[in-house]
Small-subunit ribosomal RNA, 5' domain from an uncultured prokaryote, 509 nucleotides, folded computationally. Model confidence (mean pLDDT): 86 of 100.
Context: one part of a larger RNA
RNA sequence: GAACGAACGCUGGCGGCGUGCCUAACACAUGCAAGUCGAACGAGAAAGUUUCCUUCGGGAAACCAGUAAAGUGGCGCAAGGGUGAGUAACACGUGAAUAAUCUGCCUAAGAAUUCGGGAUAACUCUGCGAAAGCGGUGCUAAUACCGGAUAAGACCACGUUUCUUAUGGAAUGUGGCCAAAGGAGUCUCAAACUCCGUUUUUAGAUGAGUUCGCGGACCAUUAGCUUGUUGGCGGGAUAACAGCCCACCAAGGCAACGAUGGUUAGCCGGCCUGAGAGGGUGAACGGCCACACUGGAACUGAGACACGGUCCAGACUCCUACGGGAGGCAGCAGUGGGGAAUAUUGCGCAAUGGGCGAAAGCCUGACGCAGCAAUGCCGCGUGAGGGAUGAAGGAUUUUGGUUCGUAAACCUCUGUCAAAUGGGAAGAAUUCUGACGGUACCAUUAAAGGAAGCCCCGGCUAACUCCGUGCCAGCAGCCGCGGUAAUACGGAGGGGGCAAGCGUUGUUC
Repeated sequence: GAACGAACGCUGGCGGCGUGCCUAACACAUGCAAGUCGAACGAGAAAGUUUCCUUCGGGAAACCAGUAAAGUGGCGCAAGGGUGAGUAACACGUGAAUAAUCUGCCUAAGAAUUCGGGAUAACUCUGCGAAAGCGGUGCUAAUACCGGAUAAGACCACGUUUCUUAUGGAAUGUGGCCAAAGGAGUCUCAAACUCCGUUUUUAGAUGAGUUCGCGGACCAUUAGCUUGUUGGCGGGAUAACAGCCCACCAAGGCAACGAUGGUUAGCCGGCCUGAGAGGGUGAACGGCCACACUGGAACUGAGACACGGUCCAGACUCCUACGGGAGGCAGCAGUGGGGAAUAUUGCGCAAUGGGCGAAAGCCUGACGCAGCAAUGCCGCGUGAGGGAUGAAGGAUUUUGGUUCGUAAACCUCUGUCAAAUGGGAAGAAUUCUGACGGUACCAUUAAAGGAAGCCCCGGCUAACUCCGUGCCAGCAGCCGCGGUAAUACGGAGGGGGCAAGCGUUGUUC
């Protein structure tokens, strides 16, 4: 000098765009953050309104409405959002391999969608329990579940041809084996057609798994480490390779080119600095990884060993009728606590994107916005021109003057910002639909009016005098100032620098 997710002191007008718990991966009240589909299915209210009856208490019917809520079923909940604890590792970056693999939804192309069956929730009746909830009896449906038929094609076994570095790839023959579900529309029914689905195959796309080379922390005051360990054969498991697991066999494997152990740490694109080489760093934005109170486990599923799922154990908090139960903000707000320190329990799904749905639409603290904070960057303003009796006043003085100083007053103007009044968007996707927002912006009005501070002035380093103090009080980044004439302390006048900021502290180059 530059930089910062900064903090502190003094000060503070406006706007645009960013950024905002770096500490306790500490504990969390409350609300919201993942639902949706009635065009899969069985069923199905109430309030209210209207009409009728009435013994004036009420009752019935229609609309509400095949709506709401609950249930079976499907898809989603593995995305999106958060955090950085752990991890020195194929975690990450980069380059490859998969002849060792999987891939819901989507795209393209082909084929099929046939015949049957038994249950169960909701519901009824009922038992236990304070509750959370648990159980029994009876009934019922499906695109829920189960069985049969069919098999182009896939898969498995055996054979042939061909190709390959390859245990295998491709083509082909025989045998075996494997599937399904219906719904809606065309006034009604059937057929037919159309739409939405379902099953299966191939190819693609997307996503993922696994493997390998290379690369990047510190400590040798850590020197030896290892027995599923290293390899082989056979088997099991997996979507798939592999000691991943198991039986048997061999005795190997790693290591001063740093094994093992310890400490620290998420990695990268980037960011900061620097002429570069390099050094530092990994907030925000983007990619990958890991985690979801702590530890362990599997289930479902195309995908998880699953933040707002399940089970077990633990710590903690809460409810309890003491028998037993409930919970997990490292989602968005917010609270306590910690800390030098970090915001609203806001608005909206209008846009972009996501889930479900044929659609209308519903959901979406993702997101879009607004609020708070000079926390940063950028822009603008706090007026412009004229004005010498160089006014008054302050400071100083050699008492002549000098200086603040064209500065002010005063005169003539202007109207940015802020204010008031009126108008008023784009963002919307040809109709509808705007949270922001009566915002941005435009016009008019009045008026210099509402808007300047902070640090420094011995040298480095731009800027000097007076008074007070008297090695005291104090200053200080370094050198050093102060013991009676202090440009270095405190005040004042003057000056210098930066400016809605200026200084200090911390950290990095």